[in-house]
RNA sequence: GCCCCUGUGGUGAAAUUGGUAGACGCGCCGCACUCAAAAUGCGGUAUCGAAAGAUGUGCUGGUUCGAGUCCGGCCAGGGGCACCA
Numbered sequence: 001g002c003c004c005c006u007g008u009g010g011u012g013a014a015a016u017u018g019g020u021a022g023a024c025g026c027g028c029c030g031c032a033c034u035c036a037a038a039a040u041g042c043g044g045u046a047u048c049g050a051a052a053g054a055u056g057u058g059c060u061g062g063u064u065c066g067a068g069u070c071c072g073g074c075c076a077g078g079g080g081c082a083c084c085a
Stems, first nucleotide, its partner, number of pairs: 001081007010026003019065001027045006046055003058074005
């Protein structure tokens, strides 16, 4: 340099043919239970915001009514090939 795969909350991971992003689990926070704890149960838990709402799938453009998904460029990680006078 060329080719292939991968990139989603704190973490693992899901999302039919392009149609509510993060289901479900773990962790964390709050509450209940308890003398107290553990265990268990209930609620909450991407970001900003008091809320309404807005934003968000590595980054940046594009296609589309609509993109995690399709297309271009780029970045990062992994693998393969080539070069190595």

This is a predicted structure of an 85-nucleotide RNA (transfer RNA) from Sphingomonadales bacterium UBA7473.
Taxonomically the source falls in Sphingomonadales (Bacteria, Pseudomonadati, Pseudomonadota, Alphaproteobacteria).
It was read from a public genome assembly.
It matches the Rfam family "tRNA".